[in-house]
Context: one part of a larger RNA
RNA sequence: GGCGCAUGGGGGAUGCCUGUGGCUCUCAGAGGCGAAGAAGGACGUGAUAAGCUGCGAAAAGCUACGGGGAUCGGCACACACGAGAUGAUCCGUAGAUAUCCGAAUGGGGCAACCCACUAUAUUGAAGAUAUAGUAUCCGAUAGGAGGCAAACCCGCUGAACUGAAACAUCUAAGUAGGCGGAGGAGAAGAAAACAAAAGUGAUUCCGUAAGUAGUGGCGAGCGAAAGCGGAACAGCCCAAACCAAUGUUGUUACGGCAUCAUUGGGGUUGUAGGACCACGAUAUUCUAUGCAAACUGAACUGGAACCAUCUGGAAAGUUGGGCGAUACAAGGUGAUAGCCCUGUACAGGUAAGGAAUGUAAUGGAUAGUGGUAUCCUGAGUAGGGCGGGGCACGUGAAACCCUGUCUGAAUCUGGCGGGACCAUCCGCUAAGGCUAAAUACUCCUGAGAGACCGAUAGUGAACCAGUACCGUGAGGGAAAGGUGAAAAGAACCGUGAAUAACGGAGUGAAAUAGAUCCUGAAACCAUGCGCCU
Numbered sequence: 001g002g003c004g005c006a007u008g009g010g011g012g013a014u015g016c017c018u019g020u021g022g023c024u025c026u027c028a029g030a031g032g033c034g035a036a037g038a039a040g041g042a043c044g045u046g047a048u049a050a051g052c053u054g055c056g057a058a059a060a061g062c063u064a065c066g067g068g069g070a071u072c073g074g075c076a077c078a079c080a081c082g083a084g085a086u087g088a089u090c091c092g093u094a095g096a097u098a099u100c101c102g103a104a105u106g107g108g109g110c111a112a113c114c115c116a117c118u119a120u121a122u123u124g125a126a127g128a129u130a131u132a133g134u135a136u137c138c139g140a141u142a143g144g145a146g147g148c149a150a151a152c153c154c155g156c157u158g159a160a161c162u163g164a165a166a167c168a169u170c171u172a173a174g175u176a177g178g179c180g181g182a183g184g185a186g187a188a189g190a191a192a193a194c195a196a197a198a199g200u201g202a203u204u205c206c207g208u209a210a211g212u213a214g215u216g217g218c219g220a221g222c223g224a225a226a227g228c229g230g231a232a233c234a235g236c237c238c239a240a241a242c243c244a245a246u247g248u249u250g251u252u253a254c255g256g257c258a259u260c261a262u263u264g265g266g267g268u269u270g271u272a273g274g275a276c277c278a279c280g281a282u283a284u285u286c287u288a289u290g291c292a293a294a295c296u297g298a299a300c301u302g303g304a305a306c307c308a309u310c311u312g313g314a315a316a317g318u319u320g321g322g323c324g325a326u327a328c329a330a331g332g333u334g335a336u337a338g339c340c341c342u343g344u345a346c347a348g349g350u351a352a353g354g355a356a357u358g359u360a361a362u363g364g365a366u367a368g369u370g371g372u373a374u375c376c377u378g379a380g381u382a383g384g385g386c387g388g389g390g391c392a393c394g395u396g397a398a399a400c401c402c403u404g405u406c407u408g409a410a411u412c413u414g415g416c417g418g419g420a421c422c423a424u425c426c427g428c429u430a431a432g433g434c435u436a437a438a439u440a441c442u443c444c445u446g447a448g449a450g451a452c453c454g455a456u457a458g459u460g461a462a463c464c465a466g467u468a469c470c471g472u473g474a475g476g477g478a479a480a481g482g483u484g485a486a487a488a489g490a491a492c493c494g495u496g497a498a499u500a501a502c503g504g505a506g507u508g509a510a511a512u513a514g515a516u517c518c519u520g521a522a523a524c525c526a527u528g529c530g531c532c533u
Base pairs, nucleotide, nucleotide: 001532002531003530004529005528006527007526008525009524015518016482017481021453022452023450024449025448026447027446028445029444030442031441032148033147040101041100042099043056044055045054051075052074062095063094064093065092066091067090071083072082073081106115107114108113116134117133118132119131120130121129122128136145137144138143152183153181154180155179156178157177163170167217193200194199204231205230206229207228208227214222215221235434236433237432238378242265243264244263245262246261247260249258250257251256270412272377273376274375275374276371277370278369279368285365286364287363288362289361290359291358292357295354296353300348301347302346306321307320308319310317322339323338324328330342331341332340383407384406385405386404387403388402389401390400393419414429415428416427417426418425469476470475489517492504493503494502495501
C1' cells in the first nucleotide's frame, strides 16, 4: 500500500405513518359583497406579548335570547392574578362597537398622512376641541350608480406562432389578448319557420342523421340541416284604426269645427284579425298583497350490548363463556374493540327565516256570435346598385341574414319565403317588445366517494408559503413532516474554565428512542484484527 472481516463515525436512501395536507369527482346548498363604506390592507389591542389567530379606542372582546353543565382566561407550557352552580368558558341566532387607508367621496397627497369650509356646542371674541355635513354622474322628485370577485354568459374589438412538409388564398380562429355589460344562470324564443303533394307547429340542450350532403390553392383542411329518438315544456304584451279627457294653436256665424301634444279606454292577427255596426252577457279562470298554517329549519338532546384467562410495558391479540344490532359507517383508546370512549341506525328539538295549503278583503288580468261598405295592421323600412361581413358554403349558378355608401316600394285584389330566375302550387305575415323549465360554471358552505398521491410524490405551499430569498420593476420563487403510550424531556453526584461535552445515577418496554431524537442503505472517514506485497 492492497484485499477481507469487525466496530464506529458520516449521510439521510428505504420501509412504515399522515391530526389539521393535497388531487379528481358526486349530491345538496349558495351563487354575490359594496356609499348603512366592500374586497384588501396599515396601525393598534393581552398582567407579562416578538409572531400567528381574534378583535377595534366599548379593541383575544360588549348586550339579549336559546343551547349546555364544570371548568375557564386562543396557538402556548410555566408563574402571578383572576372568573365560574347568582351557571362561567364554549356553541348558535340577533344586535352594539367597528381607529386610519382603500371605489374613498370636503380639498390635497409620495395609501394608511396633511389642510380646510358650513352648522351647532363649550357664557362673548381670537384660538382650539367635539358632533354632523360638504365628491362626481344619472334622475323632475323619491332615489340610483361608481369598486371588488373563480369560472360560466352576451356584445364590441381582435392577433401571431403553427398547418399547408416552402408560401400568398386558406389554416390556426373569431381562438389568445383588449374593452363593455348582466345574472344565478346568461343567451335564444312564440314562424314574413320548416317541409314537400304527406305533414310539423316558439326556443334551448342531448343522442342520431354524419364525418353524410356540401365546401375547399377541390390542397391542407372545414363541415351542416331536415327528419327521427329523448330532456323540458307556456305562452303573452304594445304601436295603429276608433272613442274620450286635458292642454295648445288656428278659425268662427261664438253653437262649435279642426291641428298638434299628453293621458286613459280600445286592440294585437294569417282559417287573416281588429276598428265600426248589430246581437248577447257579467260568466270563467288566474294572480299580487294581508291573515292563519301542516311542514321545514341553528346550536342541541336521547341513543343498545362483556367479562374472565394467558402472553405482554400495555390487550383491543389468545383461550373460554356471554350479549346488542332499524346501530358490524368511521375515528380513538399503551398491539388488531359491534358491546371502553366519541359516535353510528333510529327518535326528538326550537328561534330567525322559508312555506304546500286554506281564507276573506282589496287591487289587477282574462271571453262570445254575425255582418263587411269604409278605416287600421310597425318606412328612409322591404327591395335594388357598389363595397364588405355572417351563414358548413372561399363569388360561385349563390338563394338567405347583417350593413358602410347611393337609392328606394306596395298597403290585404297587399307583402315575404320555399338555395340563381320564371310560372303553378304550398307555407308564412317583416320592418315594436317580454317570457319559466330543460342548458353552462364553482371563488364559497355541508355531507360523501376514489383499482388518486403519500413528503424529490400530491397544490408552489402537510411546517407561520406566495413566506424566506432574488429583481429598480413587471415578476420570479424555495427548502423545511415523524422522541415516546405517556415528558415520565434525565433530580442528584463526578471530570471540566464552563450554562460546552462526557462519565455515573435515574425514567422508560426500549435511551444505538435523549430532543441534530422511528427505521437508518450507499458514497466517504476512522480504528482494530487477518492475509498478501